[in-house]
This is a predicted structure of a 105-nucleotide RNA (SAM riboswitch aptamer (S box leader)) from Chryseobacterium taklimakanense.

RNA sequence: AUGUUAUCAAGAAAGGUGGAGGGAAUAGACCCUGCGAAACCUUGGCAACCCUUGCGAAACAGCGAGAAGGUGCUAAAUUCUACUCAUUUUUGGGAUAGAUAACAG
Repeated sequence: AUGUUAUCAAGAAAGGUGGAGGGAAUAGACCCUGCGAAACCUUGGCAACCCUUGCGAAACAGCGAGAAGGUGCUAAAUUCUACUCAUUUUUGGGAUAGAUAACAG
């Protein structure tokens, strides 16, 4: 690389460098951006997957608590739509794709 499982409408910003793009890819829509994009760095923060811990006889499930460490994240639902099913016809469910984690490899 790939596979399995779980989650994805909550939450969380300042500074420095930089100097025109960015929101995964394709198309469309919409949005962010010289009142400074991407990227990198610093310091914070959020969350609670791994982790620690209480109850659970043990183990698993479940319900709490914590945040030292490993990741992750810190505009907008994964920004929205695309395929499919249902439908009161504009709304809902699902799939695909993607992201993240843990495990396998």
Its Rfam family is "SAM riboswitch aptamer (S box leader)". Rfam links the family to the GO term regulation of gene expression. Of the family's consensus pairs, 97% are formed in the model. Taxonomically the source falls in Chryseobacterium (Bacteria, Bacteroidota, Flavobacteriales, Weeksellaceae).